About this RNA:
RNAcentral holds the full RNA, with entries from MGnify. Large-subunit ribosomal RNA, domain I from a soil metagenome, 509 nucleotides, folded computationally. Model confidence (mean pLDDT): 84 of 100.
Context: one part of a larger RNA
RNA sequence: UGCAUGUGGUGGAUGCCUUGGCGAUCACAGGCGAUGAAGGACGUGGCAACCUGCGAAAAGCUCCGGGGAGCUGGUAAACGAGCAUUGAUCCGGAGAUGUCCGAAUGGGGAAACCCGGCCCGCAAGGGUCACUCCUGGCUGAAUACAUAGGGUCGGGUAGAGCGAACGCGGAGAACUGAAACAUCUCAGUAACCGCAGGAACAGAAAUCAACCGAGAUUCCGAAAGUAGUGGCGAGCGAAAUCGGAGCAGCCGGUACCUUUUAGCUUUCGACUUAGCGGAGCGCUCUGGAAAGGGCGGCCAAAGAGGGUGACAGCCCCGUACGCGAAAGGUUGGGAGUGGAACUGAGGGUACGAGAAGUAGGGCGGGACACGUGAAAUCCUGUCUGAAGAUGGGGGGACCAUCCUCCAAGGCUAAAUACUCGUGAUCGACCGAUAGUGAACCAGUACCGUGAGGGAAAGGCGAAAAGAACCCCGGAAGGGGAGUGAAAUAGAUCCUGAAACCGCAUGCAU
Repeated sequence: UGCAUGUGGUGGAUGCCUUGGCGAUCACAGGCGAUGAAGGACGUGGCAACCUGCGAAAAGCUCCGGGGAGCUGGUAAACGAGCAUUGAUCCGGAGAUGUCCGAAUGGGGAAACCCGGCCCGCAAGGGUCACUCCUGGCUGAAUACAUAGGGUCGGGUAGAGCGAACGCGGAGAACUGAAACAUCUCAGUAACCGCAGGAACAGAAAUCAACCGAGAUUCCGAAAGUAGUGGCGAGCGAAAUCGGAGCAGCCGGUACCUUUUAGCUUUCGACUUAGCGGAGCGCUCUGGAAAGGGCGGCCAAAGAGGGUGACAGCCCCGUACGCGAAAGGUUGGGAGUGGAACUGAGGGUACGAGAAGUAGGGCGGGACACGUGAAAUCCUGUCUGAAGAUGGGGGGACCAUCCUCCAAGGCUAAAUACUCGUGAUCGACCGAUAGUGAACCAGUACCGUGAGGGAAAGGCGAAAAGAACCCCGGAAGGGGAGUGAAAUAGAUCCUGAAACCGCAUGCAU
């Protein structure tokens, strides 16, 4: 030095576990904000670093309910000082307080800071002062009345900003595909902007159909990858009709009449935001420990699940089932009042109105499955421009006949889309290099001027019983002692693979 055996170190694979994730179903909720949001800064505890909570009234204050013995949040003990059956801590409802920044709004500003006016007050301090819109007063030209305009006084729980997806609208790419590329495609997609709702949009035929008829819209299945369209390439791609889901129809101006409308008041119920009751097991053996084995029982509208020193229907929490709200919320019914105001839909009578720079046309574009085509239909930048129900639109150039409908005003639930979030339940989903980036104080540490990028990191034990005391040592660390079932479970702590590194022995050299 090599090989072998044994025994260690290092390392953290594997097994087991799960506080965290992932996916789904049902129900709820679908907004918050000038009554100052979302998100933050700074404070706040007896001692207080961070997290959580809260706001100078600061881990809290008041009231009303629940609850019933301990409590003063967590890491996290100790000490100190207290509270509590005169009902604390805790849970639910309502309220009070709520620094500074932030739409941020008195002015400024390099966010959490600086500097003001006015009113009240002795002071400390408190209140108020942005812009826009709506509305009422005031004033007020050319120009008499007026109107335009003007500033300012009063009123407004008006707007703003934030928010995951879903929606409607505006504006709108390229990579890519066409095996190159230009029409075309990707795609009216993505990014961007505006606006809204719990859904949105659409919607009660100037619709289809075909000589038979249907009867608003939306969504799903078929029709159908059909008819078409297309450098007839790549591709794009309907509709009628049928079957389902779900169904709902209406309105307007003036005057008068009327009432089971809304609203308001009151009352009753249901659901919800705390909770409460809730059956039934003992002995013995092994063991550190019984829920395991043996023996004998019980309950079951409860043998879902979790916990407890190993595997528990009967030990604990629960579960089936039953019950419960002072206060707030949601929703339904009754009574009274009210009399069409609110949702732009109550009924009746009379009168009235029933839509013009519109329909259509020319030129240029766009949308329609349809790329200008024989191109109807819809929208309109520009130029034009009717008729008036004896009228007008459509039926895929166009004309006639026939059929059908009535544009140029408006509203409308459901079936449909989505999930930032709350509750319940489930999984031939993951189990710490997996599953969220994040099981752990993670969008943290760290990197970047910035936009932005972005980790690693779980496990002693049933219980800290976390090793008093002695010895070596400066300490670290170790040896005894002690705890424990176990300490090669000793905090670098379950199991503890391999690479890698020792020690002992044998053999070989």